The RNA shown here (Glycine riboswitch aptamer) has 78 nucleotides and comes from Paenalkalicoccus suaedae. It matches the Rfam family "Glycine riboswitch aptamer". From the family's description: This family represents the bacterial glycine riboswitch. The sequence is in RNAcentral, with records from Rfam.
[in-house]
RNA sequence: GGAGCAAAUUCUGGAGAGUUCGCAUCUAAGCGACGCCGAAGGGUUCAUAAUCUCAGGCACAAGGACAGAAACGAUCGG
Numbered sequence: 001g002g003a004g005c006a007a008a009u010u011c012u013g014g015a016g017a018g019u020u021c022g023c024a025u026c027u028a029a030g031c032g033a034c035g036c037c038g039a040a041g042g043g044u045u046c047a048u049a050a051u052c053u054c055a056g057g058c059a060c061a062a063g064g065a066c067a068g069a070a071a072c073g074a075u076c077g078g
Base pairs, nucleotide, nucleotide: 002076003075009070010069011068012067013066018034020033021032022031023030035058036057037056041054042052043051044050
């Protein structure tokens, strides 16, 4: 020098649903009402299915289950 869990870290991809109305506002994109979404999390459930929508989300941004790569790494081997 090799192989290599889990968790966490970095990079990339990453869906769904009204920028509807009113107020406010451009030093902004906030608040309220109604209508919606499920792929942070959480609950119900034998269950990965289904379901609830508490939270979260419904132009941009942010977030985002999950997937790939890098490095790290219990451990194995020499």